[in-house]
RNA sequence: CAGAGUAGGCGUAUUGCGUUAAGUGCCGCAGAAUGGGAUGUCGUUUGCGGACGAAAGGUAAGUUUAUUACCUGCGGUAAUGCGCCGCGUCCGUUG
Repeated sequence: CAGAGUAGGCGUAUUGCGUUAAGUGCCGCAGAAUGGGAUGUCGUUUGCGGACGAAAGGUAAGUUUAUUACCUGCGGUAAUGCGCCGCGUCCGUUG
């Protein structure tokens, strides 16, 4: 001098969940973890409280009701795989 490596983010595939409304997103309070080590937040995330809020439809079974199964959608939906992007300071590490 140059590089590797995080939590995560975006896209995509698969399998699910919800659609009888959880989840996602927003606000407040209190926490947690976060390149190999230390530290750290305007990044990520957990709990509690608050406000707001939705796209459903078809087929079959069933005496009827309830319900169940399958299919097509929908949700700023979950997880995993793949691809791309990817730590502020100090130390370490590779060349």

Notes:
This is a predicted structure of a 95-nucleotide RNA (THF (Tetrahydrofolate) riboswitch aptamer) from a chicken gut metagenome. Rfam family: THF (Tetrahydrofolate) riboswitch aptamer. Its family is annotated with tetrahydrofolate metabolic process in the Gene Ontology. For this family Rfam cites "A eubacterial riboswitch class that senses the coenzyme tetrahydrofolate" (Ames et al., Chem Biol, 2010). About the family: Tetrahydrofolate (THF) riboswitch was first reported for Ames et al. as an RNA motif in 5' untranslated (5'-UTR)regions of folate transport and biosynthesis genes in Firmicutes genomes. RNAcentral holds the sequence, with entries from MGnify. The model forms 94% of the base pairs in the Rfam consensus.